[in-house]
Molecule: c-di-GMP-I riboswitch aptamer
Organism: Planctomyces sp. SH-PL62
Order: sequence, then C1' cells, then structure tokens
RNA sequence: GACUCGAAAAGGCAAACCCGUCGUGAGGCGGGGACGCAAUGCCCAGGGUCUAGCGCGUCGCAACGUGCGCCGCAUCAGAUCGCCUGGCUACCGAA
Repeated sequence: GACUCGAAAAGGCAAACCCGUCGUGAGGCGGGGACGCAAUGCCCAGGGUCUAGCGCGUCGCAACGUGCGCCGCAUCAGAUCGCCUGGCUACCGAA
C1' cells in the first nucleotide's frame, strides 16, 4: 500500500410497530423506535416477488349513448437495491 479480509474503537444506517402525510395500490417521505447491517451508500441494469386506478375479459344488475359492481389477466406501467445477481463509489485497519 492492497483486498472475494473483518478484530477493536469512533462515527453511520435503521426492520417490525406507532403517529403524521402523499398515493387506487404495492409502497414513498417526515418524526418516534431498534430487528438487524461492513456497503442495509448509489443505480431497478438482469432475474424474482408484489400492485391494479387506467386497460382487457367473464359474470351479474340497471339501462339502451352505455353505466355500475364482483372476479380474473396484465405486454406496457408502477413498487421493492433490508430478495438475489451485476455495475459505480466509500470510512477505519488488528489477524
């Protein structure tokens, strides 16, 4: 000095849950709170999972321009990087 490494110390982030707020929703953000995290920092790039207002389809009820409701589907769309992989970047330094 380095990392397919992670002892110590300092410092950092923050799951569930609660409150507020935004969203149809998955969820996001802020505050509280800590299960965990050595990339649990950043990027949805590949895969996985999840969502369904709009759209499409079945059925039912009204009605005759069609509307409403249940259920299902989902290329596109969206959420998740604290599901995995990949890319980029980074603090400390014992063995």